[in-house]
Context: one part of a larger RNA
RNA sequence: UGACGGGGGCCCGCACAAGCGGUGGAGCAUGUGGUUUAAUUCGACGCAACGCGAAGAACCUUACCUACUCUUGACAUCUACGGAAGUUGGCAGAGAUGCUGAUGUGCCUUCGGGAACCGUAAGACAGGUGCUGCAUGGCUGUCGUCAGCUCGUGUUGUGAAAUGUUGGGUUAAGUCCCGCAACGAGCGCAACCCCUAUCCUUAGUUGCCAGCGAUUCGGUCGGGAACUCUAGGGAGACUGCCGGUGAUAAACCGGAGGAAGGUGGGGACGACGUCAAGUCAUCAUGGCCCUUACGAGUAGGGCUACACACGUGCUACAAUGGUACGUACAGAGGGAGGCAAGCUGGCGACAGUGAGCGGAUCUCUUAAAGCGUAUCGUAGUCCGGAUCGCAGUCUGCAACUCGACUGCGUGAAGUCGGAAUCGCUAGUAAUCGCAAAUCAGAAUGUUGCGGUGAAUACGUUCCCGGGCCUUGUACA
Numbered sequence: 001u002g003a004c005g006g007g008g009g010c011c012c013g014c015a016c017a018a019g020c021g022g023u024g025g026a027g028c029a030u031g032u033g034g035u036u037u038a039a040u041u042c043g044a045c046g047c048a049a050c051g052c053g054a055a056g057a058a059c060c061u062u063a064c065c066u067a068c069u070c071u072u073g074a075c076a077u078c079u080a081c082g083g084a085a086g087u088u089g090g091c092a093g094a095g096a097u098g099c100u101g102a103u104g105u106g107c108c109u110u111c112g113g114g115a116a117c118c119g120u121a122a123g124a125c126a127g128g129u130g131c132u133g134c135a136u137g138g139c140u141g142u143c144g145u146c147a148g149c150u151c152g153u154g155u156u157g158u159g160a161a162a163u164g165u166u167g168g169g170u171u172a173a174g175u176c177c178c179g180c181a182a183c184g185a186g187c188g189c190a191a192c193c194c195c196u197a198u199c200c201u202u203a204g205u206u207g208c209c210a211g212c213g214a215u216u217c218g219g220u221c222g223g224g225a226a227c228u229c230u231a232g233g234g235a236g237a238c239u240g241c242c243g244g245u246g247a248u249a250a251a252c253c254g255g256a257g258g259a260a261g262g263u264g265g266g267g268a269c270g271a272c273g274u275c276a277a278g279u280c281a282u283c284a285u286g287g288c289c290c291u292u293a294c295g296a297g298u299a300g301g302g303c304u305a306c307a308c309a310c311g312u313g314c315u316a317c318a319a320u321g322g323u324a325c326g327u328a329c330a331g332a333g334g335g336a337g338g339c340a341a342g343c344u345g346g347c348g349a350c351a352g353u354g355a356g357c358g359g360a361u362c363u364c365u366u367a368a369a370g371c372g373u374a375u376c377g378u379a380g381u382c383c384g385g386a387u388c389g390c391a392g393u394c395u396g397c398a399a400c401u402c403g404a405c406u407g408c409g410u411g412a413a414g415u416c417g418g419a420a421u422c423g424c425u426a427g428u429a430a431u432c433g434c435a436a437a438u439c440a441g442a443a444u445g446u447u448g449c450g451g452u453g454a455a456u457a458c459g460u461u462c463c464c465g466g467g468c469c470u471u472g473u474a475c476a
Stems, first nucleotide, its partner, number of pairs: 001476002003473003007470007015460002019424005026315008034306002042053002064301007073125001077124002079121005086103007107114002127290002130288003136284002138279003141275001143273001148187006154163003167178003193267004198235007208224002212222003238261001241255005317417001321376007333364003338357002342353004383414001388409007430452007
């Protein structure tokens, strides 16, 4: 000087407390461990691994296994020789591939040949998702959006170092003020950036419709430029104003005005560093290893196994509910090998046909919870939907292993969950639906979007994590 203490002081955080809803019990989905297996590819392991890499394993993907094959190779450059490339048959085979036919003979040319492409041969070489993340780059997680981490000069000390950065206040903040052997500065904080909340202005189609007219009653038409909205430009918030407290400071408390008030709300943004944290399987890369195989091709299988254990979720156990009928209101996205209205058929999944739309125009698209009426009457039920049977639909060469969906039937556990444990402070929790990426098909996951919309916070003794000062130390 640090680190540590079941030392002290001050302070903060959904850290506790106060509340609301869960998990832990059930069924299922998904990930992991374990076990099994020819293989169940690999990685990730307290927080910070476990709906994680994977924004989507039937084949492919795919790295694994089995079998059958290849050896200058599936891919790159170079040399020589041959052939344009390509198109298309037959036979064998699971296919890769092998054997054997047909067709085609193009472009440039100095007529030697050349360019693209294909084949053969030899070797230089290719190739490796093989090992090492404890050899590395890059990227990322975490402490933590915590308020810290440092430097120059000066000064103090023999020196390691200290001072500054400590102290008194204050702040979300090393934020600011005052003081001070310090004076300044840098990386962080904040601000500058984006979205959102109010207003003005410009513009008015595909969007809008107040007033006027028409109307097939649909902003539909004429028209309008007000309003909504769209997207450009501006205004606005700064403790600016008033009162109080304070040290006449910084600031804090209250108030006015205001759409918004003291960082308005949200996002992007992550200092010096820590964990030899994670990743050699995104990529790159040193070293090591394989080279008729640890490389490459193909078919089938596996990654989907199942006594069990754990994590994360979904659906429930019901009446604040289930069911039936009627009815209202979003936002944000997507669409051409696409989204598909309407019509027809089907109980339905869907099929047939197909207007319109590269879209403020058409479409996905009826949002659902809600509201109204009826019914059920506390029951393993008109709750719950697992499981299984049958019949189908769709995608796709192909749904057996192993897809999603539909109809009929079946109707399991489950009556609110032990010890324990998680999230959340406001348009939040809870609850309700919608969309998108990936994607042929395949979400209870993920990422977004809006609708309805709470309760509670006395307080900081205690648990956890963190910051500053101080103290002890046989630790570095």
The part of an RNA shown here (small-subunit ribosomal RNA, 3' major domain) has 476 nucleotides and comes from Rheinheimera sp. YQF-1. The sequence was found in a public genome assembly. It matches the Rfam family "Bacterial small subunit ribosomal RNA". Its family is annotated with structural constituent of ribosome and ribosome in the Gene Ontology. The coordinates come from a structure-prediction model, not an experiment, and the mean pLDDT is 86.